């Protein structure tokens, strides 16, 4: 260049990931409704339901040039009464008159079979498309030839005259035609012979002879008629192809199938009869049942499909319902007849009328679908010579946003970014917003007022022209429903015109108040329980617009039935397995045909539509042309390389032969020994058995045990194995017959003989059934013991079908490799059986099986991988969300149990595979901690302290509730505290703070009344730098709340846990999610370290820096010390002095497995090891990782939001927090002698002190009191107790205990009744070591033993932080408890075992099986009857004749009777399913689920389930084997 114009995805199953796999959503379309809103044109379109019933009006006539005639109407002609006149006459018009225009009725011709409506029936040659008809007709019309000759008899209308309410009908006289008929001629035609010649045939045509039979209408003409042959156009008939669902419709057919004959017909043909023959159709789907007009097309969809048939157009069907012929060229005929049915209507009750699925209209149904319009002007169509009549065909109008196209509701400019709304971090912002308002400008649309152009090409009338005398052309005249429509001008003035849905997320758009699992929203996830962008309302946005939403249906997305284009190990899905028929599919070669197949040519595939191009209306939808398309059919000429077909050859598939071997291959015999139980019999003598422990059962009538001997049935140990052999199910002792079978080897025969396999046949474990044995042994059912809350179960005693074999039947299993059969092809290594070949006991070759491992490729993923689940090809089998459900119903099979086959209403939004990371395990391993064990001391018994629960109160205020709440917030409730109670009181308020106004400095003081707060009263005060400040009132914003939510928060705490973990970069590896790293050895306290190592590194944790203690140095000095000096005391660092020590407090050193042996690769570990004060982290503290428990705390503060506001705020007084049948937690103090009491008498550390500690002295028994020195602190002050030394007590409710009460009494303090504390005196209560449990502690700790300090006036302090004194005992070890850690493993758990989850029972609702029946439906069947009508027969009757009547038969629509089968309602009662926030019993799955589960049977149980046989891993853990791989 040429072609090609085309294809998107989200939600939603989990913690979290991939995948399988439904459900939902975004799209377009409708003849559409249904809500809310509406300005106009333009074009289409408008009963989807009751083929329900239908008032009224039109919807099909015409033709006098066929005809007799004229009732009515015009003309003419005739003129009678009468008027007027004298008369003609006039006027008048009655009668009459087919003479004329016409024409009602009738005869006669054409038309009414077209046009129009509808979609009930039909699954069919109906339709669609292609072919034939040599098996056909065909009015009108065209072309070509001929013809148009003489008779006849009717008939209807009119007249006469009868019946009928009426529709209407009869009867008699006369009449006509292009009606009807005879004769006549003719071409045709039948029939028979014969000649020639065409076809694939069946048979066609054509010529000769013979013979039958065969027209007509006329008219002056125009013109019409008849017959022939040919055309058109329209019909019929046949055939090939194709056309919806179900097999839980599998057999259907008697005119069925042929076939002669013969009738009918336009014409074939069982279309109809008569005989003969028994056929014909079916799994490639007959029949039977349901539905359903068919196509061009139209909607979607990228295509292939899918789905639909309204409008238009073509076919076919109907015309109230069935049936029937009849005239016709055409009909079984929508506005024709006949008959019967059902309905409506008149009706004088005898009878009669009707048929809107024409057009309008009306009632019904229904969510729903227009006017009882105008015209024939144009387009068709009847009639007609024609004018020109009819024409709800057509064509306009009317009503409907019901659809598609177009317009319009104004356009610029306008910031103080007005006002008002909303809202927010609120002195101000931010939207709504250039939106208004203002200025300006436009006039579609709208009113009004004018002007209007084509639909009329023609066609008819009168005229004329030219030739071919009937056609053309001119000319003139004349014809318009729609309509004064379209258009086009002009005027007026923005003037007349915007809504609707939505705003979690998918899907574009967000805040504010209500509401408070309520009311309500949802298309799917899901939204609502007091901060809802999800409900409701407002503002704001967003989309679309004269619309938008919504139901509804279709298609699409959806590759979710997959020709394009899916699967089937484990996610639905391979048949339990062979054989084998149909059928599909098939080796190499040669020739030939050409079906399939491909090409190039004709025919056809209407037209509209689609798609391109062009033009038409202003656009544009819409129209209009031309083109391409129409993907098909059929015909026909080649092509010949695949496939078929026909014929021949081939050997490699395939199979036969020989030949040695092989095997738990099958079937029927024999035949063996161990075991197990009887039986007999000996020996023996008290238990045997059985379990977690028992019991039940056996046993002194002798058991278990042991020994001989016997008998019986059943299974065969070892060898023995990822062996081995079979189609599978299966198969094991030995041996013997008989059958069968693959592999190798050799290549001798056959020559494609082959795969697959729907149905069919076979065979098919256990369990089951029958009969008939048989019966050792185990052992469903049962029974009895046990276990438990119960135990229709796990466990033990017994035990019966059965377990066995013989004949039969059943026909299913986790019948699994969860992997159908078959071929070829595609890397290896290794083992092992069976041949072969070659050997050397090694390695090694081949085929043919079983097996681990693995490339590549596959897969969702584990995984598979020459035994494919890899790359291909044939055939067969099955899936298509989970439940209902492998159920119901129906069949088919069984002796039954039951088995194949199998749905559907309802309901859910998931079910469900593989893997990840957690958590759990009555899973494993490893390892840690006072976890346990070893020890010591305590709780728990008792009495009192306290806190708690209950319970009680007016109130016992509030919080904390398992470990992690109970001597906890509280490190101090007598009032206050305090928050509760009651009772009195205030309201800008008790305390803060601003602004305003008046008024006093502030502030004191005192009186009275009160329980007090307050409250009345009086009195002192009388600032100031003039600015104020401070106080009081009164007003007015803020105030206050220990009120609520710790499930809205910050902060801070408790626990796991000081336990060793938790995380990241980059890089690897995986489709992810995630892993690795952080896993393995070792090792440690410790993810400490070392080794290894796709990881390398690196944070937060560990450790280490930090603070005490232990030891040394250093510097420094008082209040501390005192060695050496000197002074002093009764005595003392008291004093001078000193800084050496100790002490204090500042700084540094010391440990680090450094050495030394052993062990170890290292890391490190051991050691009476050395050295050191200190020894393997020295001791103890501070230090709390990523996180967990919606863990505490709104009453410590802090703080979102709701709440109260003369109270839930605030101030006083009392009184509660301290109650007391109980209960539980934590202590204390004791039960005593290791003790108790007296008396001597010794040695700490840490702290603390001025509204303080307090030496000292004095009184007191004492608690305290009175006095008073130091001391703001190394200076003062501040008893150590156990203990040691004596001494008494002697085992007892005591000289132990010290509660409780009595008395007197100190202190604190406004004030000790409720309700302090101590102090003395006297009373002297439970307790003699505490059940079952339990709690703490491994060294200076446990244990004992005091002392201090916060709080504080004081103390209910036995609590709670702290100090120092004496000072033990144990630790085999990790089996078990309870915590943790890491690694693995199973998981149906992830709110994560305090999880999850099964069934039966109760209640509610829903749909649906069976039910004695009852009611209904269509179709068939047999028999009775049998309308109208056709055929067929038919002497007598009428007719001149044609023919006509009449009788008969035979079809038949209905109808009426009988039994059947089906299908659908409805049904007491009854059987299971499902579904539903908190019923009931169990506990059956899921971990080894606490007895692995599961699957098939077969029996029992309230119930999940249990047991018993066989299978199966989709079972964990242990061991053991075996293999691979490295070394």
């Nucleotide at each position: 260049a040429c072609a090609a114009c085309g294809a998107a995805g989200a939600g939603u199953u989990u913690g979290a990931u991939c995948c399988u796999g439904g459900c939902u959503c975004a799209g377009g379309a409708u003849g559409a409704a249904c809500g809310c809103u509406a300005g106009c044109g333009a074009c289409a379109g408008g009963c989807c339901u009751a083929a329900c019933a239908c008032a009224u009006g039109c919807a099909a006539g015409u033709c006098g040039a066929g005809g007799g005639g004229c009732a009515g109407c015009g003309c003419g002609u005739u003129g009678a009464a009468g008027u007027a006149g004298c008369a003609a006459u006039a006027c008048g018009g009655a009668u009459a008159u087919g003479g004329c225009g016409g024409c009602g009725a009738c005869c006669g011709g054409c038309g009414c079979a077209c046009g129009g409506g509808u979609g009930c029936g039909u699954a069919a040659c109906a339709g669609g498309u292609g072919u034939g008809c040599a098996a056909u007709c065909u009015g009108u019309c065209c072309a070509u030839a001929a013809u148009c000759g003489g008779g006849g008899a009717a008939u209807a209308g009119c007249c006469c005259g009868g019946c009928g309410a009426a529709a209407g009908c009869c009867g008699g006289a006369u009449u006509a035609a292009c009606g009807c008929u005879c004769c006549a001629u003719g071409a045709g035609a039948g029939u028979a012979a014969c000649c020639a010649c065409c076809g694939c045939a069946u048979g066609a045509a054509g010529g000769u002879u013979a013979u039958u039979u065969g027209a007509a209408a006329c008219g002056c003409a125009a013109g019409g008629a008849u017959u022939a042959u040919g055309g058109u156009u329209g019909a019929g008939c046949a055939c090939g192809c194709u056309u919806c669902u179900g097999a839980u419709u599998a057999g259907g057919u008697a005119g069925u199938u042929g076939g002669u004959g013969a009738g009918g017909u336009a014409a074939c043909g069982g279309c109809u009869c008569a005989c003969c023959a028994a056929g014909c159709c079916g799994a490639c789907g007959a029949u039977c049942a349901g539905u359903a007009g068919g196509g061009g097309u139209u909607c979607u969809g990228a295509g292939a499909g899918g789905a639909a048939g309204g409008u238009c157009c073509c076919c076919c069907a109907c015309a109230u319902u069935g049936g029937a012929a009849c005239u016709g060229a055409g009909a079984c005929a929508c506005g024709g007849u006949c008959c019967a049915a059902a309905c409506u209507c008149c009706u004088a009750c005898g009878g009669g009328a009707g048929g809107c699925a024409g057009c309008a209209g009306u009632g019904a149904g229904g969510a729903a679908u227009a006017u009882u319009g105008g015209u024939c002007a144009a387009u068709g169509g009847g009639c007609g010579a024609g004018a020109g009549c009819c024409u709800g065909a057509a064509c306009c109008a009317g009503c409907c946003a019901a659809g598609u196209c177009g317009c319009g509701u104004g356009a610029a400019g306008g910031a103080u970014g007005a006002a008002g709304g909303u809202u927010c971090u609120a002195u101000g912002g931010a939207u709504u917003g250039u939106a208004a308002a203002c200025u300006u400008c436009u006039u579609u649309u709208a009113u009004u007022c004018g002007a209007g152009g084509g639909u009329a090409a023609a066609g008819u009338g009168a005229g004329g022209u030219a030739c071919g005398u009937g056609u053309a052309c001119c000319u003139u005249a004349u014809u318009g429903c729609a309509a004064g429509u379209a258009u086009c001008g002009a005027a007026u003035g923005a003037a007349u015109a915007a809504g609707c849905a939505u705003c979690g997320g998918c899907u574009a758009a967000c805040u504010c108040c209500g509401u408070g699992c309520c009311a309500g929203c949802a298309g799917c996830c899901g939204c609502g329980g007091u901060a809802a962008u999800a409900c409701g309302g407002a503002g704001g946005a967003u989309g679309c617009g004269a619309g938008c939403g919504u139901u509804a249906u279709c298609c699409g997305g959806a590759u979710u039935u997959a020709u394009u284009g899916g699967g089937u190990u484990u996610a639905a899905a391979g048949g339990g397995u062979g054989c084998g028929u149909a059928g599909g599919c098939g080796g190499a070669u040669u020739a030939u045909u050409a079906a399939g197949u491909c090409a190039g040519c004709g025919g056809u595939g209407a037209a509209a539509g689609c798609g391109u191009g062009u033009g038409g209306c202003u656009c544009a939808a819409c129209c209009a042309u031309a083109c391409a398309g129409u993907u098909g059919c059929c015909g026909u000429u080649g092509a010949u390389a695949c496939u078929g077909g026909u014929a021949g050859u081939c050997u490699u598939g395939a199979g036969u032969g020989u030949a040695a071997a092989c095997g738990a291959g099958g079937u029927a015999g024999g035949c063996g020994g161990a075991a197990u139980g009887u039986g007999a019999u000996g020996u023996g003598u008290a238990g045997c058995g059985g379990u977690g422990a028992a019991a039940u059962g056996c046993u002194u009538a002798g058991a278990u045990a042991u020994g001989u001997c016997a008998c019986a049935g059943a299974a065969c140990c070892c060898c023995g194995a990822u062996u081995g052999c079979g189609a599978a199910g299966g198969c094991a002792g030995c041996u013997u017959a008989c059958c069968a079978g693959g592999a190798u080897a050799c290549g001798a025969c056959u020559g494609a003989c082959g795969c697959u396999g729907a149905g069919g046949c076979a065979c098919g474990a256990a369990a089951g059934c029958g009969u008939g044995g048989g019966u050792a042994u185990c052992a469903a059912a049962c029974a009895g013991g046990a276990u438990u809350a119960g135990a229709u179960a796990c466990c033990c005693u017994g035990g019966u079908a059965g377990u066995c074999c013989a004949c039969g039947c059943a026909g299913u299993a986790a019948a699994c490799g969860a992997u159908g059969a078959a071929u070829a092809c595609u890397a290896g290594c290794u083992g092992u059986u069976g041949g072969c070949g070659a050997u050397a006991u090694a390695a090694u070759g081949u085929c043919a099986g079983c097996g681990g491992u693995a490339a590549a490729g596959c897969g969702a993923a584990a995984g598979u991988g020459u035994u494919a689940a890899g790359u291909a090809u044939u055939c067969c089998a099955c899936c298509u969300g989970g439940g209902g459900a492998g159920u119901a119903c129906g069949c088919c099979g069984g002796c039954a149990a039951c088995g194949g086959u199998g749905a559907a209403a309802c309901u859910c939004a998931a079910a469900g595979g593989a893997a990840u990371u957690g958590a759990c395990g009555g899973g494993g391993g490893c390892c840690c901690g006072c976890a346990c064990a070893a020890g010591c001391g305590g709780a728990g018994g008792a009495a009192c302290a306290u806190g708690u629960g209950g319970u009680u109160u007016a109130a016992u205020u509030c919080g904390a509730u398992g470990a992690u709440a109970c001597g906890c917030g509280a490190g101090g409730a007598a009032c206050c505290u305090u928050a509760c109670c009651c009772g009195g009181g205030c309201u800008u308020g008790a305390a803060c703070u601003c602004g305003g106004c008046a008024g006093g400095a502030a502030u004191g003081a005192u009186g009275c009344a009160g329980a007090g707060a307050c409250g009345c009263a009086u009195c002192a005060g009388u600032c100031u730098u003039c600015g104020g400040a401070c106080c009081u009132g009164c007003c007015g914003g803020g105030a206050g709340g220990u009120g609520c939510u710790g499930c809205a928060u910050g902060g801070u705490u408790g626990u796991c846990g000081u336990c060793a973990g938790c995380u990241c970069g980059u890089g690897c590896c995986g489709u992810g999610a995630g892993g690795u790293g952080u896993c393995g050895g070792c090792u440690u306290a410790a993810g400490u370290g070392c080794c290894a190592u796709a990881a390398c590194g690196a944070g937060c944790g560990c450790a280490a820096c930090c603070c005490c203690c232990a030891u040394c140095c250093u510097c420094g000095u008082u209040u501390g010390c005192c060695a050496u000096c000197g002074g002093g005391u009764a005595a003392u660092g008291c004093c001078g002095g000193g800084c050496a020590c100790u002490c204090c407090g500042g700084g540094g050193a010391u440990a680090c497995u450094g050495c030394c042996g052993c062990c170890g690769c290292a890391a490190g570990g051991c050691g009476u090891g050395a050295g050191g004060a200190a020894g393997g982290c020295g001791g103890g503290g501070a230090u709390g990782a990523c996180g967990u428990c919606a863990a505490a705390u709104c009453a410590g503060c802090a703080c979102g939001g709701c709440c109260c506001u003369u109270a839930c705020g605030u101030c006083c007084g009392g009184g509660g927090c301290u109650a007391c049948a109980c209960a539980c937690g934590u202590g204390u103090u004791a039960c005593a002698a290791u003790g108790g009491g007296c008396g001597g008498u010794a040695c700490a550390g840490a702290g603390g002190g001025c509204a303080g500690c307090c030496a000292c002295c004095u009184g007191g028994c004492g608690a305290c009191a009175g006095g008073g020195c130091g001391c703001c602190a190394a200076u003062c002050c501040u008893c150590a107790a156990a203990g040691c030394c004596g001494u008494u007590c002697u085992c007892a409710g005591u000289u132990c205990g010290g509660a409780c009460u009595g008395g007197a009494g100190u202190c604190u303090g406004c004030a000790a009744c409720c309700c302090g504390a101590c102090u003395c005196c006297a009373c002297g209560a439970a307790g003699c070591u505490g059940g079952a449990u339990u709690c703490g502690c491994u060294a200076g700790u446990a244990a004992u033993c005091g002392c201090g300090c916060a709080u504080c006036a004081g103390c209910c302090a036995u609590g709670g932080c702290g100090c120092g004194g004496u000072g033990a005992a144990u630790a085999c070890g990790u089996u078990c408890c309870c915590g943790g850690g890491c690694c693995u493993u199973g998981u149906a758990c992830a709110c994560a075992c305090c999880g999850c989850c099964c069934g039966u029972c109760a209640a509610g609702c829903c749909a649906u099986g069976a039910a004695a029946g009852c009611c209904g439906g269509g179709a068939g069947u047999g028999c009775c009857u049998g309308a109208a009508g056709g055929c067929c027969g038919u002497g007598a009757c009428c007719g001149c004749g044609a023919g006509g009547g009449u009788c008969g038969g035979c079809c038949u629509a209905g109808g009426g009777c009988a039994a059947u089968a089906c299908c659908g309602g409805u049904g007491a009662u009854u059987g299971g399913g499902g579904c539903u926030a908190a019923g009931u019993c169990g506990u059956a799955a899921c971990a080894a689920g606490g007895u692995a589960g599961c699957c098939g049977u077969a029996c029992c149980g309230g119930a999940a389930g249990g047991u018993g046989c066989g299978g199966c891993u989709g079972g964990a853990a242990c061991a053991c084997c075996u293999c691979c791989u490295u070394u």